[in-house]
RNA sequence: AGUCGCGCGACGGUUGCCUUCGGGCAAUACGGAGCGGCGGAAGGGAGAGUAACGCGUGGUUACGUGCCCUCGGGACUGGGAUAGUAGCGGGAAACUGCUAGUAAUACCAGAUAACAUCUACGGAUCAAAGGUGUGAUUCCGCCCGAGGAUCGGACCGCGUGCUAUUAGCUUGUUGGCGGGGUAAUGGCCCACCAAGGCAAUGAUGGCUACCGGGUGUGAGAGCAUGGCCCGGCUCACUGGGACUGAGACACUGCCCAGACACCUACGGGUGGCUGCAGUCGAGAAUCUUCGGCAAUGGGCGAAAGCCUGACCGAGCGAUGCCGCGUGCGGGAUGAAGGCCCUCGGGUUGUAAACCGCUGUCAGUGUGGAGGAAGGGUCUGUGAGGAGCAGACUUUGACCAAGACGCAGAGGAAGGACGGGCUAAGUACGUGCCAGCAGCCGCGGUAAUACGUACCGUCCGAACGUUAUUCGGUAUUACUGGGCUUAAAGCGUUCGUAGGCGGCCUGGAAGGUGAGAUGUGAAAGCCCACGGCUCAACCGUGGAACAGCGUCUCAAACCAUCAGGCUUGAGGAAGACAGGGGUGAAGGGAACUUAUGGUGGAGCGGCGAAAUGCGUUGAUAUCAUAGGGAACACCGGUGGCGAAGGCGCUUCACUGGGUCUUUUCUGACGCUGAGGAACGAAAGCUGGGGUAGCGAACGGGAUUAGAUACCCCGGUAGUCCUAGCCGUAAACAAUGAGCACUAGGCUGAGGGAACUUCCACAUUCUCUCGGCCGCAGGGAAACCAUUAAGUGCUCCGCCUGGGGAGUAUGGUCGCAAGGCUGAAACUCAAAGGAAUUGACGGGGGCUCACACAAGCGGUGGAGGAUGUGGCUUAAUUCGAGGCUACGCGAAGAACCUUAUCCUGGUCUUGACAUGCUUUAGAAUCCCUUCGAAAGUUGGGAGUGCCCUUCGGGGAGCUUUUGCACAGGUGCUGCAUGGCUGUCGUCAGCUCGUGUCGUGAGAUGUCGGGUUAAGUCCCUUAACGAGCGAAACCCUUAUCUUUAGUUGCCAGCGGGUAAUGCCGGGGACUCUAAAGAGACUGCCGGUGUCAAACCGGAGGAAGGUGGGGAUGACGUCAAGUCCUCAUGGCCCUUAUGACCAGGGCUGCACACGUCCUACAAUGGUACGGACAAACGGACGCAAUACCGCGAGGUGGAGCAAAUCCUAGAAACCGUGCCCCAGUUCGGAUUGCAGGCUGCAACUCGCCUGCAUGAAGCCGGAAUCGCUAGUAAUCGUAGGUCAGCAUACUACGGUGAAUGUGUUCCUGAGCCUUGUACACACCGCCCGUCAAGCCACGAAAGUUGGGAGGGCCCGUAGUCACUGAGCUAACCCGCAAGGGAGGCAGGU
Repeated sequence: AGUCGCGCGACGGUUGCCUUCGGGCAAUACGGAGCGGCGGAAGGGAGAGUAACGCGUGGUUACGUGCCCUCGGGACUGGGAUAGUAGCGGGAAACUGCUAGUAAUACCAGAUAACAUCUACGGAUCAAAGGUGUGAUUCCGCCCGAGGAUCGGACCGCGUGCUAUUAGCUUGUUGGCGGGGUAAUGGCCCACCAAGGCAAUGAUGGCUACCGGGUGUGAGAGCAUGGCCCGGCUCACUGGGACUGAGACACUGCCCAGACACCUACGGGUGGCUGCAGUCGAGAAUCUUCGGCAAUGGGCGAAAGCCUGACCGAGCGAUGCCGCGUGCGGGAUGAAGGCCCUCGGGUUGUAAACCGCUGUCAGUGUGGAGGAAGGGUCUGUGAGGAGCAGACUUUGACCAAGACGCAGAGGAAGGACGGGCUAAGUACGUGCCAGCAGCCGCGGUAAUACGUACCGUCCGAACGUUAUUCGGUAUUACUGGGCUUAAAGCGUUCGUAGGCGGCCUGGAAGGUGAGAUGUGAAAGCCCACGGCUCAACCGUGGAACAGCGUCUCAAACCAUCAGGCUUGAGGAAGACAGGGGUGAAGGGAACUUAUGGUGGAGCGGCGAAAUGCGUUGAUAUCAUAGGGAACACCGGUGGCGAAGGCGCUUCACUGGGUCUUUUCUGACGCUGAGGAACGAAAGCUGGGGUAGCGAACGGGAUUAGAUACCCCGGUAGUCCUAGCCGUAAACAAUGAGCACUAGGCUGAGGGAACUUCCACAUUCUCUCGGCCGCAGGGAAACCAUUAAGUGCUCCGCCUGGGGAGUAUGGUCGCAAGGCUGAAACUCAAAGGAAUUGACGGGGGCUCACACAAGCGGUGGAGGAUGUGGCUUAAUUCGAGGCUACGCGAAGAACCUUAUCCUGGUCUUGACAUGCUUUAGAAUCCCUUCGAAAGUUGGGAGUGCCCUUCGGGGAGCUUUUGCACAGGUGCUGCAUGGCUGUCGUCAGCUCGUGUCGUGAGAUGUCGGGUUAAGUCCCUUAACGAGCGAAACCCUUAUCUUUAGUUGCCAGCGGGUAAUGCCGGGGACUCUAAAGAGACUGCCGGUGUCAAACCGGAGGAAGGUGGGGAUGACGUCAAGUCCUCAUGGCCCUUAUGACCAGGGCUGCACACGUCCUACAAUGGUACGGACAAACGGACGCAAUACCGCGAGGUGGAGCAAAUCCUAGAAACCGUGCCCCAGUUCGGAUUGCAGGCUGCAACUCGCCUGCAUGAAGCCGGAAUCGCUAGUAAUCGUAGGUCAGCAUACUACGGUGAAUGUGUUCCUGAGCCUUGUACACACCGCCCGUCAAGCCACGAAAGUUGGGAGGGCCCGUAGUCACUGAGCUAACCCGCAAGGGAGGCAGGU
C1' cells in the first nucleotide's frame, strides 16, 4: 500500500504529416481504467485473553522455505476462451443481466524427460513464456532438479503467581495395532483391543496476571515491578469459518451470525482509528487534523522513478534528566522604613541609595560550516550495459554551531519550615475558641506548636503535598527470630509417607570439586578511551551476566551397589519391686430403711431462728433383718502407669519396668504431616440400680431485693452394663530422642566390693522420685545432670489488642457441641517481670480520752450569737467535712463601712513627687444657696534672703496644663510572706561502700527496749544531717543576797481599833543569783547490754506539772480585704466627698453558747478566805441625795503605798415543803438612769408590774485521767457607750480505768493489687435521642463459572450429482464419452 507500458489488447490527450474534411498515418519522458505479475503474512498499534511448552534457558528433528546465492539441465507444436469495449436492459443506490466480439508472461492439450517421483525393479509418470532490442545461450525473465543461506513449523529437560474454607480428576481419557490427515511427528482424527493416566513434590477447580532482557530499592540475601527501548507471544468491532498463497485461517482481503452506527425511493445496502493527526464521552489527568521523503529502511520496476503518518524533523507541556542566567567590585556618622527593647540600644545590614565595571543568557542584524552518501550525461579503461577513474550537472523537511556587529544592569526568584525528632525565635492577636498535627502532642489569658509581623534556617527554577515501592524492620528471621510466666508445645501414645541416622573395606561416579569448551542477542549496569565548549546524551572497545549444555579428571564427604563388625536397637537366661489393667469371689466399720423392745417430749438446725420430724410415740438406746455406695488407720514432695488415672482382702488372666550375665541377631534406629487408638468430670441413648450426697425445683431464713451464700427437703445425676461424646488451669502452663557440662543432702528398687561365713555398718555402681546450689542462661521472677545450660535430629505452634475461637463453608456427633477457622470495623495500645508508694470489710506488733470504765454536757425549752435559706433598693465581702459556722470582727446607732443601696457633688483629684502657667506672704474673718459635701461673693493681712531699688530667688497657698495619683476592682489556679491540718505523730534524708541491666535496695531490717529511728545487741554496711530529747520560760523545795510601797516573831511607843509609829530581817512575801533529780544508790529480771519492776532517801522519781518550740512533705488547703507583688481592668470613674438607709430585715434549717427545769435548791439576814489585772481624755475613796441604776462632790494615786474592790461558791440561822411553785425568768406595759452631736430603725442599765416555754430532753453526738472534770466568782483587752463572746486569774474539788475484742485515727514489718488524680481509685452491664460502620430482610436487578442435552449460519471433508457444461477423445454431422460445476445428503 502500492507498483510495473521492458507481460497484454483497447480508449483518450498532445505534436507532426496527409486528407475525398468523414478521417487516416506516424511520433510521444502524456492520462486514467481493465486483464496479468509481484507486493498487500512486512512495517505500524494494543495487552483483551493466556498460569500455558505461552515465555526464559538448554537441547532435539519427522518438516517447509517466494524473493537471494551456487551448480546441472531445458524452453518444441498447437488450441479454446474471457475482462476491458460496443449494443440492449434491471436497480434509489450498492451493483448487476443478456447478446456480439478481442489480447497476453492469463488458461488448456500434445511432444520431449533426468542426478526428480512412484515401483510388483519389468517399467510407469511429470515442464516451460516470453519481453526489450541491434542479430540474445550472453540483458531482464520462464521451466525441471541439486545444494546453500535466511526465516519458520513441531517435540523434549529445567525454571516461571495466590488459594486445601477447591482432594480427588480423567473415557479420546492412557497405551497398542491398522488406517486417515498434514509440509511434518503425534489420539491430531477414526475403527478395533487393553484398562490405563494424573495427584499431598498439590492433580482438578477458583481468583489474579502477557513473559523475558531489564527497572526501583537494599551492605547483601532479598522484596516490589515489567511504562519508554529490544526479543518472543497473543489480539484486530464480538464470535465462527475457510479460500488464495512460499507464507494467513490474514489490522486497513472474503463468507456467515451478533451488537452498534450510517444511507435508503423501505425493496435493500454500507462500515470497523488498539496506524498518524483529530473529535466526543468518562476522568484528578495526558499534545499538532504540522513539514518532508533530504537521510535510514521497505514494496514495485531493467531503470529513471512512484509509494511509504515506517522514519527523519518541527510544534505543545518544568513531565523527567542535564547545563546556564537573573550580575561583579566598592560603599557607615550603620540613612529612612519595619521588628524587638531593660528605652541605653539591638536587628534587618554592605543590604539599599550612591560610585565604578562587565556583557554570559534572552533579544536583534550580517553571514553561514556540517548533517550529502548518491543520481544523471559524457569521456577513458575494460570482453562488457559489471567495476574503476575523470569532467560537467543535480538532490536539505529541519537543525542552525562557530564568527563579526548592536544596545543596556537593563527583560528574569520563588517555595517550605523554625516545640522535640530536625538546621532555624521573638512580639502581638486568640483564649480547649479559631485552628495545627508525620509521631509524641499543642490551644482552657503571659502559646518559641494556632493566626499575623519581623527575623532566621534549608533548598533554589524550583519548593512543598498526596499516592505508591523498597529500606530502616532481626516486625516472616535462607543469610537472621521465637514458644515456663509476654503471642506460641497438639491431652497422651502408636505409627504411614517424609526428614535425619553407628564403625570398617571395596566398586561405580548421581550429587560434590577441578579444568576445557559451546551458549548466555542487542540495548542497559560497570570500566577505559573518544564525540557534541561542559553535562545530560552518543560512539568504540572491554568486563560482567552465580545459569544451562558437552568433554576430561579426582573420589574425602552425601547418596548408591556389594561384603563385613558390635558399641545403637532388639532378643535370651536368672532375679526383683509395684494402689499398672481386666474379671470373679469375700469382708468389716459407718449410714439408712423395716420390724420388735425400753422410754416419754421434745428432736433437729443456726450467728440467731424458722421451715422440717414428733403423743398415730420421734430424738436417744438395744436386738434382728434388708439395701446400696465408699474402703478409716498403714499413707509418706512414697509406688505404678504414655497420659487420663490407680488405694479393703483373695484368686485367675494379663501389659510394662528394673538389676545381673554379656549368651544370640547384626543398624533392625530417632522423629513423625495425614491416620489410628486411649482419653477426668459433666453430658447423651437403651437396660438395671438408688443407702448417702445432690444441679433443677419447693420451703424457711438473711437482705433494700437475695432467682445466692446458711438451714429443711429433694429430681436428674453420682453406681453397674452396652454404646456415644472427645473436651479441661488434660499444668511442670516446659514436645520427643541422643550426647556433653562442679557438687551437696535425701526417699524408693536392684547389684557388687569389704568382712573367714551370716547380719549390720561403710564404699562403689545402675534405674526411678525430690530438695539446695556453682558455672552458664534468662527481661526478670527464676532454671540449673529430671535445664529454661551447651550441641545435633524430627514434629507441632506464634507474629499488636479487640472483633473472635465469633461468622461462613466443610467435616464429625443422636443432641449438647467438637475440629478446621476469617473479614469488615475499631483502638494506640493490650501484655510480662520486677520497683516505690497508696489502698485492703489481709496478717503481725504498738500507740492515742480511740473504745471500754466513769463524771458532766449537746440534741428537747426560752434567749444570745454565727451560718444557710428566704426577703430586700441594699441586706458589702471573705471562710465551707475533720481543718467554715461567739470564724476575719480585741466589741456595725453616725463614724467604722468596703458604690452594698438611694440621692447630691469633685475631676491632677482625699494622698505622693516633678515640670509648667496665673495670682497671691502664710493666715484669719464675714457671707449666698444647700441636708451636708460643696458652691458664691466680700474683707483683713503683706512676711524671709539678695539688691545696682528696676527687680531677682527660696518656701507656702491658689490656679492652668502635663507626667501621674487612686482602686477593700479581677485572678490565692501567676506569686512572696504569714497561717491552718495531718501532728509533738516519729518519722524524713544524705555521703561513701556493697548488691541489682535498671527503677531501686541496703543503711532505716531482725532480737530486745523506749514517750521517741530512745538506747543496746546482731548485721555489707560504716558514718552523718533535719526532727525526738536537751538547752529557754513558768510552777513545786531549799539556800544566799537585798529589805520598800511588802512583812511583824522578839523589843519599845501609841490607838476605841488597825505594822499606826520607832525599829527589825527572824517568818510570809517580793526578785535576782544559785542548789536540787542523774535510774545516782539497793534488790530482782534481763544477753556481764540497753532497759524494766520494786525499794530507800527526798519538797519532788524515772520526761515531776505546764508552756514556748512543729522535720521532709500533703491538701493547686486559707488569705490579692493586713502587707508586698506579676498580669489584666477602670481613669469627669470601679477614684474622692457627703446625707440618709442597709450590714440588726424573718414561714424556716444548722452550729456554738447562756439561763433553767429546782430542795446537794431558792430566798432573807449575819459571818470568812483569793489570785491576777487595770488606772491620768483615767481609777476614784470617805461623805451627802436617790428604793435603785445613778447623781453631787472630790481626799488619794502615773501606783507592792491610793482607787476600781463588795470576791462568790462556803459557813451559821430563819422561811419555803415538791407545786409550773417563794422554781424558771422569756415577753410586755409604765416610770427612770447613763454614754453620746444623735439611742425611731438600732445601745446598756434600774425600779414597779407582767410571769411564756420549760418538770432533765428521740435517733445521734461532745469534752475530760488530777489540782484534771465539774462548780464558783474575779479581772483585762476591745471600748464614748454596749459581753451570755474572747483572753487571763484564783476558790472549792471528784469519779473511773491499769484493759485493747470492737469503733476512729496513727506508726513499723509483711502480704495481695488490673490502683499511681493513688479506694472519693479502677471498672462491668443496660439505656432516651442522634450519628457511624457492618449485617438480616419480602422482593428486585445484574455479573461470573462448570456440566448435560437440543436446534443450527457460513464453511470444510466424504458420498451423490437425472440439472448445467468452451478446450481433450470418438463421430461427416446429430450426438456420445472423459472431466468439471450447481444442487442434494